[in-house]
Formats: sequence, structure tokens, C1' cells
RNA sequence: CAUCGAGAGCGGUGGAGGGAUUGGCCCGACGAAGCCGCGGCAACCAGCGCAGAUACGCGCCAGGUGCCAAAUCCAACAGGCGAUAGCCUGGGAGAUG
Repeated sequence: CAUCGAGAGCGGUGGAGGGAUUGGCCCGACGAAGCCGCGGCAACCAGCGCAGAUACGCGCCAGGUGCCAAAUCCAACAGGCGAUAGCCUGGGAGAUG
């Protein structure tokens, strides 16, 4: 700096945790995390082609990452609407490149 309401999981091992934090709410002995194998999703970077000429686009591929419950699961701070419940916008934090 860009993106984050799309997409994609089985087997083995392991044996109680996991979803970043806090609160909530979920997932988990019909087997959590971690590790291994195989598979898949996507297209940020690299590579290739085309276009363009100060713009940063389009396409192909799948080498390097990443990812494969729930919107980044929801909220957290500020503002707006609302009687409440709740809804919306922005920010922060986080994740990935």
C1' cells in the first nucleotide's frame, strides 16, 4: 500500500482443546489443537502474451506464498437512525500478500 459478506477437505496420527485478545456466541469424545499424506480453492507475487505510455489495465499459467465452519463468527472506539431490540457509516485491531 492492496484485499478481507465469494470459494475450497478427506484420510492417518494425536487425545482436549479451538475460533488472535476481551465479552458474547459457536465448534469439539459422532474426536479439538498440533503433525503427516493426499486433494482442493483463490489468483497477491513470480513467469508469459496483449494493450498502454505516466497509465498501473486485460488475459493465460499455477512456480513462491496464502487459504479450505460460521462476514475477519459478532461486538469492542466514534458518529447517525431508532422507544427497545436492532440497523448503517467510519475508525481501530487482526490476517494475508
Model confidence (mean pLDDT): 86 of 100. A computed fold for a 97-nucleotide RNA from a soil metagenome, annotated as SAM riboswitch aptamer (S box leader).